[in-house]
RNA sequence: GGACGAAUAGCUCCAAAGGCAGAGCAUUGCGUUGAAGCCGCAAGGAUAUAGGUUCGAAUCCUGUUUCGUCCA
Numbered sequence: 001g002g003a004c005g006a007a008u009a010g011c012u013c014c015a016a017a018g019g020c021a022g023a024g025c026a027u028u029g030c031g032u033u034g035a036a037g038c039c040g041c042a043a044g045g046a047u048a049u050a051g052g053u054u055c056g057a058a059u060c061c062u063g064u065u066u067c068g069u070c071c072a
Base pairs, nucleotide, nucleotide: 001071002070003069004068005067006066007065010025011024012023013022019055027043028042029041030040031039048064049063050062051061052060
């Protein structure tokens, strides 16, 4: 330099062919307990980034960034 793949919550991952962004663990509050743990209820928290297409984009197209694999 070239090819391919990945980037979604603090972490690990869903989200078929565009249509309400979710789960588990973690965090916070409340309940429970003598206290803690377990358990129950509730809450906060994310689409790497900039554009485009579309009534509507995590998803499609383009640029950029980071990471991984391969070729040279």
Molecule: transfer RNA
Organism: Ginsengibacter sp.